[in-house]
This is a predicted structure of a 74-nucleotide RNA (transfer RNA) from a Nanobdellota archaeon. The prediction has a mean pLDDT of 81.
RNA sequence: GGGCCGGUAGCUCAGCUUGGUAGAGCAUUUGCCUUUUAAGCAAGUGGUCAUGGGUUCAAAUCCCAUCCGGCUCG
Numbered sequence: 001g002g003g004c005c006g007g008u009a010g011c012u013c014a015g016c017u018u019g020g021u022a023g024a025g026c027a028u029u030u031g032c033c034u035u036u037u038a039a040g041c042a043a044g045u046g047g048u049c050a051u052g053g054g055u056u057c058a059a060a061u062c063c064c065a066u067c068c069g070g071c072u073c074g
């Protein structure tokens, strides 16, 4: 240098194929329960969806470029 895969909540990841309200588990906060803790139950907080541009009424999703990580070819 070429090819492929990945980047989404504090962490691990889904959602992309088929554009239409951004989600799950864990963690965290509050409440209930309990003599207390843990466990359990309920509710909540938390996101420039790697960056920039394009297409579209509408983009995490489609297109282009770039950055970062991994694998691979030479």
Base pairs, nucleotide, nucleotide: 001073002072003071004070005069006068007067010026011025012024013023020057028044029043030042031041032040050066051065052064053063054062
The source organism's lineage runs through Archaea, Nanobdellati and Nanobdellota. The RNAcentral record of the sequence draws on ENA. Its Rfam family is "tRNA". Rfam describes the family as follows. Transfer RNA (tRNA) molecules are approximately 80 nucleotides in length. It is annotated as a transfer RNA.